[in-house]
Context: one part of a larger RNA
RNA sequence: UCCGGCGAGUUAAUGCCGCAAGCGAGGUUAAGUAACUGAAGUUACGAAGCCGAAGGGAAACCAAGUCUGAAUAGGGCGUCUAGUUUGCGGUAUUAGACCCGAAACCGGGUGACCUAUCCAUGGUCAGGUUGAAGUUACCGUAAAAGGUAAUGGAGGACCGAACCCACGUGUGUUGAAAAACGCGGGGAUGAACUGUGGAUAGCGGAGAAAUUCCAAUCGAACCCGGAGAUAGCUGGUUCUCCUCGAAAUAGCUUUAGGGCUAGCCUUAAGGGAGUCUAACGGAGGUAAAGCACUGAAUCGGCAAGGGGGCCUAAAAGCCUACCGACCCGUAUCAAACUCAGAAUGCCGUAAAGAUUAAUCCUUAGGAGUCAGACUAUGUGAGAUAAGUCUCAUAGUCAAAAGGGAAAGAGCCCAGACCACCCGCUAAGGUCCCAAAGUCCGUGUUAAGUGGAAAAGGAUGUGAGAUUUCAAAGACAACUAGGAUGUUGGCUCAGAAGCAGCCAUUCAUUCAAAGAGUGCGUAACAGCUCACUAGUCGAGAGGUCUUGCGCCGAAAAUGUCCGGGGCUAAAACACGGCACCGAAGCGAUGGACUCGUUUAAACGAGUGGUAGAGGAGCAAUCCGUAAGGAAGAAGCGCCGCGCGUAAGCGGGCGUGGACGAAACGGAAGAGAGAAUGCCGGA
Numbered sequence: 001u002c003c004g005g006c007g008a009g010u011u012a013a014u015g016c017c018g019c020a021a022g023c024g025a026g027g028u029u030a031a032g033u034a035a036c037u038g039a040a041g042u043u044a045c046g047a048a049g050c051c052g053a054a055g056g057g058a059a060a061c062c063a064a065g066u067c068u069g070a071a072u073a074g075g076g077c078g079u080c081u082a083g084u085u086u087g088c089g090g091u092a093u094u095a096g097a098c099c100c101g102a103a104a105c106c107g108g109g110u111g112a113c114c115u116a117u118c119c120a121u122g123g124u125c126a127g128g129u130u131g132a133a134g135u136u137a138c139c140g141u142a143a144a145a146g147g148u149a150a151u152g153g154a155g156g157a158c159c160g161a162a163c164c165c166a167c168g169u170g171u172g173u174u175g176a177a178a179a180a181c182g183c184g185g186g187g188a189u190g191a192a193c194u195g196u197g198g199a200u201a202g203c204g205g206a207g208a209a210a211u212u213c214c215a216a217u218c219g220a221a222c223c224c225g226g227a228g229a230u231a232g233c234u235g236g237u238u239c240u241c242c243u244c245g246a247a248a249u250a251g252c253u254u255u256a257g258g259g260c261u262a263g264c265c266u267u268a269a270g271g272g273a274g275u276c277u278a279a280c281g282g283a284g285g286u287a288a289a290g291c292a293c294u295g296a297a298u299c300g301g302c303a304a305g306g307g308g309g310c311c312u313a314a315a316a317g318c319c320u321a322c323c324g325a326c327c328c329g330u331a332u333c334a335a336a337c338u339c340a341g342a343a344u345g346c347c348g349u350a351a352a353g354a355u356u357a358a359u360c361c362u363u364a365g366g367a368g369u370c371a372g373a374c375u376a377u378g379u380g381a382g383a384u385a386a387g388u389c390u391c392a393u394a395g396u397c398a399a400a401a402g403g404g405a406a407a408g409a410g411c412c413c414a415g416a417c418c419a420c421c422c423g424c425u426a427a428g429g430u431c432c433c434a435a436a437g438u439c440c441g442u443g444u445u446a447a448g449u450g451g452a453a454a455a456g457g458a459u460g461u462g463a464g465a466u467u468u469c470a471a472a473g474a475c476a477a478c479u480a481g482g483a484u485g486u487u488g489g490c491u492c493a494g495a496a497g498c499a500g501c502c503a504u505u506c507a508u509u510c511a512a513a514g515a516g517u518g519c520g521u522a523a524c525a526g527c528u529c530a531c532u533a534g535u536c537g538a539g540a541g542g543u544c545u546u547g548c549g550c551c552g553a554a555a556a557u558g559u560c561c562g563g564g565g566c567u568a569a570a571a572c573a574c575g576g577c578a579c580c581g582a583a584g585c586g587a588u589g590g591a592c593u594c595g596u597u598u599a600a601a602c603g604a605g606u607g608g609u610a611g612a613g614g615a616g617c618a619a620u621c622c623g624u625a626a627g628g629a630a631g632a633a634g635c636g637c638c639g640c641g642c643g644u645a646a647g648c649g650g651g652c653g654u655g656g657a658c659g660a661a662a663c664g665g666a667a668g669a670g671a672g673a674a675u676g677c678c679g680g681a
Base pairs, nucleotide, nucleotide: 001681002680003679004678005677006676011095012094013093014092015091016090017089018088019087020086021085022084023083026051027050028049032045033044034043035042036041055062056061065077066076067075068074098236099235101233105226106225107224108223109222110221116200117199118198119197120196121195122194123193124192125190127159128158129157130155134151135150136149137148138147139146163187164186165185167184168183169182170181171180202218204214205213206212211220239616240615241614242613243612244611249262250261251260252259253258263369264368265366266365267364268363269362270361271360274355275354276353277352279349280348281347282346289338290337294334295333296332299329300328301327305323306322307320308319309318310317372397373396374395375394376393377392378391380389381388402413403412404411417590418589419588422586423585424584428580429579430578431564432563433562437577439576440575441574442573443572444571450566456551457550460548461547462546463545464544465543466542467541468540469539477535478534479533480532481531483508484507485506488502489501490500514529518527519526591606592605593604594603595602596601617670620666621665622664623663624662627658634654635653636652637651638650640649641648642647
C1' cells in the first nucleotide's frame, strides 16, 4: 500500500405531537393468579391506581362561576362539552445515550535485583617518582636560634596499568548496541572503587541540588478498580429514487470557533388574502446647493475699544505705515451647520392592469444556521494603501454544472429531469492552431501603438475654431546697409551698446538702424540681432479645442497579444449585412411532481450543501409455506433478459439437502474513508 471480515442514533421509563385502531362522559388496567401453546408468547381474571367529565383563589372558601375590590363597576382566569387506552412514527428529558479519543482525579495494592542515600560485613589498587615532620652527626651559640650532611617516609602529593569516570572528535542513527565502538582524555591511598546482606515507598522516599533518581516510565512510579470519568474539541457515521430547500443576521450570554429566543427552511391542518406596475395622496431632511442660524474663514470700508509715542501734578488733549469687536460690501468651508432642497426608496388608496395560487397569514411537529467570500455602488477606519478592517443596498459563489474571460469559487452570458449524428440564439467571436467574413463602407494610427503606467516634455500626425501678415510682394534664404551727438550720465584701475547703478531711454541724419538681442575684449576692436532696401514669387506665422500616436519606461526560468502571425490590418473609431457559438430557447420521443379535470387531456414545473418530508430496494431471523435427488442452499463463469435506481432474473458448471417468491412480524439491518480493529498478501 492493497484485499477480506468486523465497525457508529440503540434500549428503558416518562412527557409532547402526528397517524391508525378500540371504547366513549367515560376510558384503562398494574403487580399478580389461572388456562392454553409449535416461536416472538396469547387469552381470561384481577379497579389497587391513573387520566378525563369544573373552575377560581396564596388560602379559608365559593362555585358556572370565581379572584381583585367599598362596589351590583371594571378587569384577570374560567363556562358555552371529548376524552381515554394501545400500537407505530417523530422528538424531548433522565440514563454512557451515535461511535472512537485525552491530559488528569480518587481508592486499594506491587516495587530500592536499575538507581539515590544510609547501615553491617568482606574485597581491590602493577610499576616508577618526589622526599614534609621527626631523629642522628658535625659546625655554630653563654645557652638557644640557625647551618650542613645523613637518616626518615608524610601527602584528598606526582607519572602511569588494572579499576572507576565520561572532556573532545569520528563512526553508528530501519545501529552489532533503545546510549555502543574507534582514537585521544580525567581520577587512580582516597570525599577512592567494589562483592554480599539489610533500611527508606508515591499526599512518599532519596538527593555534594540537576525537577536528579526511585526497574529503558518521574513537576509526582507502576498495576487493578471507580470507569463506558469528562471532552462547548478533532475525526468518523454504511442502500436507492422523488418533492421542497436554508443560514453565516438581531438581542442576551465569564459570551465571542459554544448556547438560548427571534429571523430564514420544511411538513401537516386551516384561513382568505398577498405581491408587482401605473396613477393619486402622504411623511422625510440625504445628494447637490446655500450661508438665514451654529462654528470656521479672505479682502476692503466704517469704526467702538485696546497698544505705542508726545504732553501733563492730574484730568483732558494731540499723533500713530500697530491690533481691531459690531456693522456694510466681497470671495469661501462644514458628519455631529441649514433659509431652502431633489432623484430613489418607504407608507396608504374604492375603482385600473399583471400574477392565478407562484405569494401572504395563523396554529402545531422537525430542523439546520450564529467563521461567510468577492464584485458594483454609497459611507466610515486606514495613507480617499491592501486579495485590509467595518456597515448599507444589489448580484454571484457558498449550495451552480454549461458557454465566454488562454488558464481562474465570487467577473460576463446562462440556471443541467432523461435521450437525440435536428434547428435558432446569448455573452463572446469569424487569417491558422480553432466552429464561423482574409465581408462591405468611411476615416485614424506607423508607434507592433494595439498587446501594462504618472507628473512632465516634444515643429509626430488628423479634424475644427480664431487671429496676424501677404501681388502696394508676406514667411524662409541670399546680397547690401545697420549710422551720428556719444566712450549717454554715474561708478570704476578700466566700464566705450553689452560687470553694475540711473532714466522725461533723449535727439539727429535717414529707406532703416535700440543710449542696444547675443557672442567677444583687460578695456577698445571684431562678429551678430532688432530694423531697412533689393533678389525671389505664394502662401506664411500665432493661439485655442479635439482624435490617434512619441518620450518619460531598470529585475531576476521566457518576450506583458494564449501562440503562429498581423500594417489601405488579422489594430482603433463609427456604421452595415451574414455566419459561428451554451446543458439557454425550440423540434421529436420518454419519465416524474403539482394544479385543473369524471376521464381523456391540458397547463406549470423537475441544479442543489446543511436540513425537513415522501416512496422503495437488499440482507438476517420468526410465522404461513410453493418448490426440491428429473438436484435445494451456497460457490464460480457469462458476450443474455427486465426495472427510473437500490436491484431482480436467466444460462452453464460445481455442489449434494434443504428451502424461495408473496404476505405479515422482529431487529446485532447496508462501509471507502475514523493516523479505525483483526487476519492475509